[in-house]
Molecule: transfer RNA
Organism: Candidatus Doudnabacteria bacterium RIFCSPHIGHO2_01_FULL_46_24
């Protein structure tokens, strides 16, 4: 060099083109003599940069990153 696969919250992992959810983890409360466990609640995410569309995490394109697969075919 050629092909493919993924990238969403602090961490993992969902989302038929139509309100971005879950669990853990912080953090506040409730409960308790205290703490733990449970209950309730609150914080916080789409790799970028372009198209396409009323509407894009999802479709195209192109950059990054990281895999995995091929191995002179450029």
């Nucleotide at each position: 060099g050629g092909g493919g696969g993924c990238a969403u919250a602090g961490u993992g992992u969902a989302a038929c083109g139509g309100u971005a959810g879950c669990a853990c983890a912080a953090c506040g409360g409730u409960c308790u003599c205290c703490a733990a466990a449970a209950c309730c609640g609150u914080u916080a995410g789409u790799u970028a940069a372009g198209g396409u569309u009323c509407a894009a995490a999802u479709c195209c394109u192109u950059a990054u990153g990281c895999c995995c697969c091929u191995g002179c075919c450029a």